[in-house]
Molecule: Bacterial RNase P class A
Organism: Anaerolineaceae bacterium
RNA sequence: UCGGCUGGUCAGAUGAUCGCGUCAUCUAAGAUGCCGAGGAAAGUCCGCACUCCGCAGAGCAAGAUGCCGGGUAACACCCGGAGCGGGGAAGCCUAUUUAUAGGAUAACCUGCUGGAUCGGGCCACAGAAACAAACUGCCAAAUUGGUGAUGGUGAAAAGGUAGUGUAAGAGACUACCGGCGUUCGUAGUAAUACGACGGCCAGGCAACCCCUAUCUGGAGCAAGGCCAAGCAGAAACAAGAGGUAUUUUGUUCGCAAAAUACGGUGGAGUUGCUCGCUCCAUAAAAAGUUUCGGGUAGGCUGCAAGAAUAUUUUGGUAACAAAAUAUCUAGAGAGAUGAUCAUCACGAUUUUUAUCGUACAAAAUGCGGCUUAUCGACCAGCCAAAACC
Numbered sequence: 001u002c003g004g005c006u007g008g009u010c011a012g013a014u015g016a017u018c019g020c021g022u023c024a025u026c027u028a029a030g031a032u033g034c035c036g037a038g039g040a041a042a043g044u045c046c047g048c049a050c051u052c053c054g055c056a057g058a059g060c061a062a063g064a065u066g067c068c069g070g071g072u073a074a075c076a077c078c079c080g081g082a083g084c085g086g087g088g089a090a091g092c093c094u095a096u097u098u099a100u101a102g103g104a105u106a107a108c109c110u111g112c113u114g115g116a117u118c119g120g121g122c123c124a125c126a127g128a129a130a131c132a133a134a135c136u137g138c139c140a141a142a143u144u145g146g147u148g149a150u151g152g153u154g155a156a157a158a159g160g161u162a163g164u165g166u167a168a169g170a171g172a173c174u175a176c177c178g179g180c181g182u183u184c185g186u187a188g189u190a191a192u193a194c195g196a197c198g199g200c201c202a203g204g205c206a207a208c209c210c211c212u213a214u215c216u217g218g219a220g221c222a223a224g225g226c227c228a229a230g231c232a233g234a235a236a237c238a239a240g241a242g243g244u245a246u247u248u249u250g251u252u253c254g255c256a257a258a259a260u261a262c263g264g265u266g267g268a269g270u271u272g273c274u275c276g277c278u279c280c281a282u283a284a285a286a287a288g289u290u291u292c293g294g295g296u297a298g299g300c301u302g303c304a305a306g307a308a309u310a311u312u313u314u315g316g317u318a319a320c321a322a323a324a325u326a327u328c329u330a331g332a333g334a335g336a337u338g339a340u341c342a343u344c345a346c347g348a349u350u351u352u353u354a355u356c357g358u359a360c361a362a363a364a365u366g367c368g369g370c371u372u373a374u375c376g377a378c379c380a381g382c383c384a385a386a387a388c389c
Stems, first nucleotide, its partner, number of pairs: 001385001003383008012344007020036002023033004038360001042371002045369005050220004057275004062216005067081005082113006092103004114211002119209002121205003135151001137147004159177006178201002180198002183196005224301004233292005243262008264282007306328001308327008345358005
C1' cells in the first nucleotide's frame, strides 16, 4: 500500500430571537434560573423489580429449559471451553484455451448437542426381504438341505482392504484400519483427548409418544392506595345427623334459655385436582357465588435516586466483581420536548468559494437482554500478500 474481517464511539455543534412543559425562587397576573424523546424509545420474544389475591403449605397434573464450567438479582442472556459439522480470500495448490474452472485453507462467520441398553410406535415407493428374510447366484448326499461372498432395488441390506480356511462361503479366524465399549491407565474442575484391552459390529427418528435432571402459584400500573360526591336495591343457591363439656340465669326441681369451647354437617377462598389451613352458617341466613337493576367516571397518589451513570485502582483469559472519587440527567395526563436566521462540522457534485444533502426513527411504571430497521464519519485491532528500511 492493496485485499478479507472483528469490536467500539458519535448520530450533528455553537450563538441569537420567538414559542411550549415540569421544578425552584422572587413576587405577580408575570420575571429569572436549571433541565426536557433513543441506540434502538420499535417488536412484546425472554427474565426480574414492584403491587394485589388476608394467613400456608404439601402432593399430583401441566408447562419451560437440556454438552461442560463460570458470570448475573435472574434468564432461553453474556463469557470461556469440548465434540460433530458448514461457509471463507486479489494469497496457496492443480488443470488449462492465460483467462477461467476446481480444490484445500488463514483471520473470521455460523448450525447442532440429556436418554434409542425402560417400553411403545414409524422408516413411503422400489426390492425376495427394512429386527432378518432369500429373488438371482454358489455348493452338496439334489424337488430337500447348506450359504449369504456375486448381481439387482433402495436414503439405508450382517463395517473396509488383504489373506487363511471351507463342499461352497461368511469376522469363522489373522493383520492393519474404522466404529463402539457402565473396562483400565495418563492429563483436565468437567464436557472430553491420547493410549492399552475387548470380534462387541443392525441401523435411523424423541420440534413422535415416552423416560430423566433442574426450575415454575396467578394476575398485572387500565396493578394498587387515598379523598370528595352520589345512589336503591331485589331474587336464587346446602345439609333434617341439631352431639359433648363448662359457666350464668330462671325454676312448677321434670327441666328450660343464653354464652363459650370442641366435634359433626354444609358451603366460600387459595391457577386445574386432592389433602391441609383459614373463614362463614347451624335450618334460613351469612362468608360468598350467580342473575337483574340503580349511582359514580371528579381529584390526589403510585410517578422516578437507581440491581443508576462516569473515571481511576486492584483481581480475573474474559464476561464481570470490589473499593475510592464525582454527578443528578423528562415525568406529560388527550398527552410538552418546537420554529426561524447565522456560522461551523461532515459528505457528494463541480457552476471553486457555488449548489445539494445529513439515515432509521418519538418516552408513558422501571430495569437486564434478545430480535429487527438504519445515511454516514472516526478510532482500535486480527489474518494474509507485496515493497522499503